[in-house]
Formats: sequence, C1' cells, structure tokens
RNA sequence: GCCUCUGUUGCCUAGUGGUUAGGGCAUUAGGUUUUCAACUUAAAGGCGGGAGUUCAAAUCUUCUCUGGGGUU
Repeated sequence: GCCUCUGUUGCCUAGUGGUUAGGGCAUUAGGUUUUCAACUUAAAGGCGGGAGUUCAAAUCUUCUCUGGGGUU
C1' cells in the first nucleotide's frame, strides 16, 4: 500500500429501515436494617465523526477516524 472485520451509557451485550434504542453489572437516591451487606423501588447516563438515499437511518451508501486480523 491492498483486502477484511469492528465501533451502542463507566463495563458487557441485543437491536438487519418504522412502536419510547432493550437487558445485565456498576453508579446515585429512597424504603428496609442499630450499621454494613443482601433485598426492594426509582433515577441519571448511549448509537465514533461528516455527507448522502428515504416520508422515516443505530440499521442502507460513501468519506473519514479508532482498534483487530490477513497479505506483499
């Protein structure tokens, strides 16, 4: 250089064009408890970036960035 895969919340993960982007752990607050833990209720937090297609994009196309693999 070329080919290929990947990117969703602090971490892991589901979501192959349409209904509020779902779940687990963690965090914070309330309840319970003498306290902690456990349990329970709730909250906050997310589609790598730009452009395009479409009535509608996490999803399709393209460019770019990051990381992994292959090849000379």
Molecule: transfer RNA
Organism: Haliclona pahua